This is a predicted structure of a 74-nucleotide RNA (transfer RNA) from a Candidatus Aenigmatarchaeota archaeon.
Its mean pLDDT, the model's own confidence on a scale to 100, is 81.
Its Rfam family is "tRNA". It is annotated as a transfer RNA. Rfam's curators write: Transfer RNA (tRNA) molecules are approximately 80 nucleotides in length. Rfam links the family to the GO term triplet codon-amino acid adaptor activity.
The sequence is in RNAcentral, with records from ENA.
[in-house]
RNA sequence: GCCCCUGUAGUCUAGCUUGGACAGGACGAGAGGUUGCGGACCUUUUAACGCGGGUUCAAAUCCCGCCGGGGGCA
Numbered sequence: 001g002c003c004c005c006u007g008u009a010g011u012c013u014a015g016c017u018u019g020g021a022c023a024g025g026a027c028g029a030g031a032g033g034u035u036g037c038g039g040a041c042c043u044u045u046u047a048a049c050g051c052g053g054g055u056u057c058a059a060a061u062c063c064c065g066c067c068g069g070g071g072g073c074a
Base pairs, nucleotide, nucleotide: 001073002072003071004070005069006068007067010027011026012025013024020057028046029045030044031043032042033041050066051065052064053063054062
């Protein structure tokens, strides 16, 4: 330098192919219930689409560029 994969809450992950309503789940954390106390369990809250631009009525999703991570070739 070229090619491929990848980036979503504090952590892990689904959704992307086939664009659509408040972006879902688990763990964690906060509050409440329960308990002699705690754990477990139940209820509830919390917090996310790497950055910029384009297309579109509408973008996590499609297109372009950039940045980060991983791999391959030279």